[in-house]
RNA sequence: UUCUUAUCAAGAGAGGUGGAGGGACUGACCCUAUGAAGCCUCGGCAACCAGCAAUAUUUGCACGGUGCCAAUUUCAGAGGAAAGAUACUUUCCAAAGAUGAGAG
Numbered sequence: 001u002u003c004u005u006a007u008c009a010a011g012a013g014a015g016g017u018g019g020a021g022g023g024a025c026u027g028a029c030c031c032u033a034u035g036a037a038g039c040c041u042c043g044g045c046a047a048c049c050a051g052c053a054a055u056a057u058u059u060g061c062a063c064g065g066u067g068c069c070a071a072u073u074u075c076a077g078a079g080g081a082a083a084g085a086u087a088c089u090u091u092c093c094a095a096a097g098a099u100g101a102g103a104g
Stems, first nucleotide, its partner, number of pairs: 001104008013042005021031003025077004043069003048065002051061004073096001079093006
């Protein structure tokens, strides 16, 4: 980097360093000098993989590997379908993205 597959309405932040960006992309709208990104430390959430336990095709635990800790994946956005309705709204699927696991 590509493919397959599962999940994405819940949850969880302080300090240090740093010094202007960040929220994937586009638009909107937000966050940010009351300090952005990045990095470090500690803490936490979750339970995908591994592990352990049990009354065991499930439930629990949280010492390992990841992940995550503003806003629903912040909202909308090329396509398809349905309903209302008459030039708009809602819902679903797909697409895109993120993360895990597996494969090349």
Model confidence (mean pLDDT): 82 of 100. A computed fold for a 104-nucleotide RNA from Cytobacillus horneckiae, annotated as SAM riboswitch aptamer (S box leader). RNAcentral holds the sequence, with entries from Rfam. Rfam family: SAM riboswitch aptamer (S box leader). Its Rfam clan is "SAM clan".